[in-house]
The prediction has a mean pLDDT of 87. This is a predicted structure of an 87-nucleotide RNA (c-di-GMP-I riboswitch aptamer) from Anaerobacillus isosaccharinicus. It matches the Rfam family "c-di-GMP-I riboswitch aptamer". Its family is annotated with cyclic-di-GMP binding in the Gene Ontology. RNAcentral records the identical sequence in 2 taxa.
RNA sequence: CCAAUGAAACGGCAAACUUACUGAAAGGUAAGGACGCAAAGCUCCAGACCUACAGGUAGAAAUUACUAUGGUGGCUGAGUUACCAAA
Repeated sequence: CCAAUGAAACGGCAAACUUACUGAAAGGUAAGGACGCAAAGCUCCAGACCUACAGGUAGAAAUUACUAUGGUGGCUGAGUUACCAAA
């Protein structure tokens, strides 16, 4: 110095919930708030999961099978960047 690993220290992020805004919804943004996280920093490339405006199967109708171009990075993998330093 690099990789693996994670005792300590400086710190970091922020679940549920509440309020406001936004979206068809899932969800997102901001403030408060901490369940937790050693990448719970970033990226939908792969898988998985959530939603169904539009499309559209069925139906006399109310409704409704299916479907991502939407979403979840705090679902997993993958890619990429990064603080500290004991065993």